A computed fold for a 145-nucleotide part of an RNA from a Puniceicoccales bacterium, annotated as small-subunit ribosomal RNA, 3' minor domain. It matches the Rfam family "Bacterial small subunit ribosomal RNA". The coordinates come from a structure-prediction model, not an experiment, and the mean pLDDT is 81. It was read from a public genome assembly.
[in-house]
Context: one part of a larger RNA
RNA sequence: CACCGCCCGUCACGUCAUGAAAGUCGGUUUUUCCCGAAGUACAUGUGCCAACCGAAAGGAGGCAGUGUCCUAAGGUGAGGCUGGCGAUUGGGACGAAGUCGUAACAAGGUAGCCGUAGGGGAACCUGCGGCUGGAUCACCUCCUU
Numbered sequence: 001c002a003c004c005g006c007c008c009g010u011c012a013c014g015u016c017a018u019g020a021a022a023g024u025c026g027g028u029u030u031u032u033c034c035c036g037a038a039g040u041a042c043a044u045g046u047g048c049c050a051a052c053c054g055a056a057a058g059g060a061g062g063c064a065g066u067g068u069c070c071u072a073a074g075g076u077g078a079g080g081c082u083g084g085c086g087a088u089u090g091g092g093a094c095g096a097a098g099u100c101g102u103a104a105c106a107a108g109g110u111a112g113c114c115g116u117a118g119g120g121g122a123a124c125c126u127g128c129g130g131c132u133g134g135a136u137c138a139c140c141u142c143c144u145u
Stems, first nucleotide, its partner, number of pairs: 003108001005105001008101002011098001013095004018090003023085009033075002039070001041068004047063003052059002111132009
């Protein structure tokens, strides 16, 4: 490249990340209950024992065994935090030449915008209130020449 301009939203296609989602699979942690290895301690110790005492019987001491407390791992139910997957679903970003319209930019062809309510394929439309960051015309006040 200057209105044969610019530009908005729905829809369609593609890519990417992301929210929701019945559920599902984990990680981590708290806790209820069950079970409870090894081991210390304590109790018991009818079975057993070379060292000590004793002439011996036996004693002292000890061992096995048994019980109790504590308790790892395991099981079980409930909760916290967190991750993966997940039919479906919501919008988002991006992507030369797709579809529908034309909302905005000029008074953009109904001035625009803000708030709010209702409505509509979509941009949007309508009502009410507000703003001028509105054009045009007229009037008033002020400033400059």